The RNA shown here (c-di-GMP-I riboswitch aptamer) has 77 nucleotides and comes from a Nitrospirota bacterium. Model confidence (mean pLDDT): 87 of 100.
[in-house]
RNA sequence: CCAUCGAAAAGGCAAAGCCCGGGUGACCGGGGGACGCAAAGCUUCCUGUCCUGAUCAAGGAUAGAGGGGCCGUCGAA
Numbered sequence: 001c002c003a004u005c006g007a008a009a010a011g012g013c014a015a016a017g018c019c020c021g022g023g024u025g026a027c028c029g030g031g032g033g034a035c036g037c038a039a040a041g042c043u044u045c046c047u048g049u050c051c052u053g054a055u056c057a058a059g060g061a062u063a064g065a066g067g068g069g070c071c072g073u074c075g076a077a
């Protein structure tokens, strides 16, 4: 220094619910709020689920559903 790993420390993110706004919808954005998270940072490449649609095709949503890829803080065993 790198990989694996995840003790400690410094920090980080922010579920549900509520309010406001956007969207046909799944859902998204902002404010408060914390269930949790070692990538709960980013990315639709694969799968799942969900929405629109003629439940076809196609398009969209979900990254806090799982896998993959990329970047990254700290450094005990």
Base pairs, nucleotide, nucleotide: 005075006074012037013036018031019030020029021028022027035064041070042069043068045067046066047065048062049061050060051059052058